[in-house]
The RNA shown here (transfer RNA) has 73 nucleotides and comes from Desulfovibrio sp. OttesenSCG-928-I05. Its Rfam family is "tRNA". Its family is annotated with triplet codon-amino acid adaptor activity in the Gene Ontology. Taxonomically the source falls in Desulfovibrio (Bacteria, Thermodesulfobacteriota, Desulfovibrionia, Desulfovibrionales). It was read from a public genome assembly.
RNA sequence: GGGCCAUUAGCUCAAUUGGUAGAGCAGCUGACUCUUAAUCAGGAGGUUCGGGGUUCGAGUCCCUGAUGGCCCA
Numbered sequence: 001g002g003g004c005c006a007u008u009a010g011c012u013c014a015a016u017u018g019g020u021a022g023a024g025c026a027g028c029u030g031a032c033u034c035u036u037a038a039u040c041a042g043g044a045g046g047u048u049c050g051g052g053g054u055u056c057g058a059g060u061c062c063c064u065g066a067u068g069g070c071c072c073a
Stems, first nucleotide, its partner, number of pairs: 001072007010025004019056001028042004049065005
């Protein structure tokens, strides 16, 4: 210098051909228990890496930038 992949909740990851952003774990509240742990129930938590574009509608498509990883030179 060239190419490819990843970036979504505190963490690990889903999200079908563009159509309501979800799960597990953690944390919170409650039940159970002498207490803790375990177990069970409930509810909460999001500027989908930044910016711009296309579209009635973008996590998803296009452009550009950032960070990390891999390959080639």